[in-house]
Molecule: c-di-AMP riboswitch aptamer (ydaO/yuaA leader)
Organism: Anoxybacter fermentans
RNA sequence: AACAAAGGUACGCUGAAUUCCAGGUAUUGGAAGCGGGGGACCCACUUUUUUUGGGGUGAAUCCUUAAAUUUGAUAUUUAAGGAGGGGCUGCUCUUGGGCCCUAACCCGACAGCUAACCCCGUAAGCGUAAAACAAGAGGUUAC
Repeated sequence: AACAAAGGUACGCUGAAUUCCAGGUAUUGGAAGCGGGGGACCCACUUUUUUUGGGGUGAAUCCUUAAAUUUGAUAUUUAAGGAGGGGCUGCUCUUGGGCCCUAACCCGACAGCUAACCCCGUAAGCGUAAAACAAGAGGUUAC
């Protein structure tokens, strides 16, 4: 000097998942903030149906094609394609361009909306060590 790995710090991303106080090092407890569920009148649904069950968190749904498994009916899985939905693009917003995701889990026969009221969560995971695509509007800092 170069390269690689690990750890820490810093910054950043998905997400509600952050901060503070006790405690002792752990949601163990509490508060604030953020997020979710249940729950009247009115309104809506009038159809329900343990098998065509129904419902919730979440962007994560729907359709087509092919193959496999399976069956009383069918359903499931995989792989493509499309529609719809969601995220990132480094001060912020919008637009354009570009790049990605479209999972997983839970309730347990049961829930429309829903004031009061009641209950619950506050996780998990990932990237970079550089100065990060463009335009417009705005902001911050320095001169």